Order: sequence, then structure tokens, then C1' cells
RNA sequence: GCGCUCGUAGCUCAGCCCGGAUAGAGCAGCGGCCUCCUAAGCCGCAGGCCGGAGGUUCAAAUCCUCCCGGGCGCA
Repeated sequence: GCGCUCGUAGCUCAGCCCGGAUAGAGCAGCGGCCUCCUAAGCCGCAGGCCGGAGGUUCAAAUCCUCCCGGGCGCA
């Protein structure tokens, strides 16, 4: 330098191929129930504008372009 792949909540991931309206799950956190207290269990709450910037579209996490970062491969 070229190609492939990944980037979404504090962490691990789904959703992306095939655009559809409010972006979800588990763990962690906070509150409550239960308990003598803790743990476990149960219920609830908060937490993200989807790596960045443009473009296409009525509508973009999803499609296109460029850039940034991680990983793999070829030179």
C1' cells in the first nucleotide's frame, strides 16, 4: 500500500444481509418486596441518538462515499 472484518448502554452482545417510525437483552448500578442481617429470588427505575463527517431517501443503526480506531490476511 491492497483486501476482509469489527466499532451499538459501564461490560458482553442482538438488531444491519432485506430501511419503517418509540433502539433491545443479559450482567453491572439504583430503589422496593422478602429476610434478624446479608446472599439468592421477585418487581421496578435509570443508562445509548448506534466510531466521526457527508450523501441518497418521505424515512438511515441499517444503503453509498470519505475519514478514525482495533483485529486478520497478502505484498